[in-house]
Molecule: c-di-AMP riboswitch aptamer (ydaO/yuaA leader)
Organism: soil metagenome
RNA sequence: CGCCGAACCCGGCGACCAAGCCGGGACGGGGGACCCGAAAAAUUGGGGCGAAUCCCGGAUCAACCGGGUAGAGCACCUUCCAGUUCGAGCCCGUCAGCUAACCCCGUAGGCCACAGAGGAAGG
Numbered sequence: 001c002g003c004c005g006a007a008c009c010c011g012g013c014g015a016c017c018a019a020g021c022c023g024g025g026a027c028g029g030g031g032g033a034c035c036c037g038a039a040a041a042a043u044u045g046g047g048g049c050g051a052a053u054c055c056c057g058g059a060u061c062a063a064c065c066g067g068g069u070a071g072a073g074c075a076c077c078u079u080c081c082a083g084u085u086c087g088a089g090c091c092c093g094u095c096a097g098c099u100a101a102c103c104c105c106g107u108a109g110g111c112c113a114c115a116g117a118g119g120a121a122g123g
Base pairs, nucleotide, nucleotide: 002111003110004109008025009024010023011022012021013020026107027106028105029104030103031102036097045095046092047091048090049089054068055067056066057065058064071086072085073084074083076123077122078121079120080119081118
């Protein structure tokens, strides 16, 4: 410089700076009517964030290992082609369809160094 992600910007306090706190903007997420949907359900609980679901095999229950897959990422943007990587984890706590008003929450963390940060078309 740049990448994944909502996870950024501005102002103030903080002796300066930083951490931290407060306010505003912006972005993201959840709850929540009529109508519509569901005509339902029942611990076989149910649900949320996220791309991260599902299947097969070895173990033969599990831990663990391997293969594939819905889906997701890769350097101005979109589409196509190619290559490549991911395809996790966590939370709520018996409870939530959609949902205007309204209410609540988050603004983390992790990476990269001449490279396929490749090619084509359009912008």